[in-house]
């Protein structure tokens, strides 16, 4: 200096005039206050509210190494096991294929079970054929029956042995995934983001939920029914149970609360490797309803900045996006 | 805001994880005195970017487009 890694942080300042929502004083008019780190995707998980406080049965949906964290999660946190990278460090839907079922196109002889060339041996009417044995060699394929070497054999072969690895058993260590060790072999193809087994968890609708107060004044058509049926609720079935003039199209069409005190935010201390929690102390910080939150001068800043607007509300996660700092690491150079 | 599907030729639809097809439309040739039908041939796609997998349009994740529906009360 040059590449990479990782984790924080800002999000134009300030000043004037001129608009816009809420609010509070006072009616002239002042005063306050006002967008994000992602307000965005609606992808998870919650609070709230309403349906019957959430029923059996069957299905059906999610998650899936181990421990802790959390209201809760598929999220953070710290570990195992695997893959990447020289490293710094990153990333992994990472339970089971020895419960079962399928599936593996082409090519190849044969895809879970085989003999197409070769090898061996035997037999006969021997340039050849027929019967056997054989997975070491070749060919095919993403994958071909544990890899390698000796040893043996007719030629072969875990048929025998060291060495690795795979399983499985017992032991160490560790709360656990897991490790490490010894011993022994039915040596066992792939796929489970194909069904499916385990094991855990799920009732539905989303602030247009729902509440309360009016205005209209009895809008117009259709369907079913006259009592246990129809229709509707409790996602869909099937049982059960509840509600009754009930369902569907269409037509008009308000106001208010739900709505800003909150699993809130900062600061310190403690406890813990962390995620995170308590204690103490201080804060109040948009609330619209055709939707506010912006314009325009000066100055500074390297550039009038990037992605981009709240609509019930948190807690992640992706997604998009300008700078700036700090730690590490790798190369090269100089000293 | 909230809840739901959809994306495949120029338009409209297909497809069992194994070679992407159909009609119409367009081009070309044939027929015809010229057009139109009609025969024959050709063009041309899986929204994008990643996983799983031997092998994705298809199973999965993200993303981008687009489309529908949805207050009370009478």
């Nucleotide at each position: 200096u040059g590449a990479g890694u990782a984790a924080g942080u800002c999000a134009g300042a300030c000043g004037a005039u001129c608009g816009c929502g809420c609010c509070c004083c006072u009616a002239a008019g002042g005063g306050g206050u006002g967008a994000g780190g992602a307000a965005a995707g609606u992808c998870c998980g919650a609070g709230c509210a309403c349906c019957a406080c959430a029923g059996g049965g069957a299905a059906g949906a999610g998650u899936g190494c181990c421990g802790g964290g959390u209201a809760a999660c598929a999220c953070c946190c710290g570990g195992u096991g695997g893959a990447g990278g020289c490293g710094a460090c990153u990333c992994c839907a990472a339970g089971g294929a020895u419960a079962g079922u399928g599936c593996a196109a082409c090519a190849g002889a044969a895809a879970u079970a085989u003999a197409c060339c070769g090898c061996c041996c035997c037999g006969c009417u021997u340039u050849g054929c027929g019967a056997g044995g054989u997975a070491a060699g070749g060919a095919u394929g993403g994958a071909a029956a544990g890899g390698c070497g000796a040893g043996g054999u007719a030629a072969g072969a875990g048929c025998u042995c060291a060495c690795c690895g795979a399983c499985g058993a017992c032991a160490u260590g560790g709360c656990g995934a897991c490790u490490u060790g010894u011993c022994g072999u039915a040596c066992c193809u792939g796929u489970a983001a194909a069904c499916c087994c385990c094991a855990c968890u799920c009732g539905g609708u989303g602030c247009a939920a729902g509440a309360u107060u009016g205005a209209a004044u009895u809008g117009a058509g259709a369907g079913c029914a006259u009592u246990u049926a129809a229709u509707g609720g409790c996602g869909a079935c099937c049982c059960g149970u509840c509600a009754c003039g009930c369902u569907c199209u269409u037509u008009g069409u308000a106001a208010u609360c739900g709505c800003a005190u909150g699993a809130a935010c900062c600061a310190u201390u403690u406890g813990g490797c962390a995620a995170c929690a308590a204690a103490u102390g201080g804060u109040c910080u948009a609330g619209a309803u055709a939707g506010a939150u912006g314009a325009u001068c000066g100055u500074c800043c390297u550039u009038c900045g990037a992605c981009a607007g709240a609509a019930c509300u948190c807690g992640g996660c992706u997604u998009a996006u300008g700078g700036c700092u700090u730690g590490c690491u790798c190369a090269a150079u100089a000293u | 805001g909230c809840g739901g599907g959809u994306g495949u030729a120029g338009c409209u639809c297909a497809a069992u994880g194994g070679c992407a097809g159909a009609g119409c439309a367009c081009c070309g040739g044939c027929u015809u005195c010229c057009c139109a039908a009609g025969c024959c041939g050709g063009c041309a796609a899986c929204g994008u970017g990643g996983g799983u997998u031997c092998g994705a349009u298809u199973c999965c994740c993200a993303u981008c487009a687009c489309c529908c529906g949805c207050u009370c009360c009478a």
Model confidence (mean pLDDT): 76 of 100.
This is a predicted complex of two RNAs, RNase P RNA and transfer RNA, with 409 nucleotides together.
It holds a member of the Rfam family "Bacterial RNase P class A". Rfam describes the family as follows. Ribonuclease P (RNase P) is a ubiquitous endoribonuclease, found in archaea, bacteria and eukarya as well as chloroplasts and mitochondria.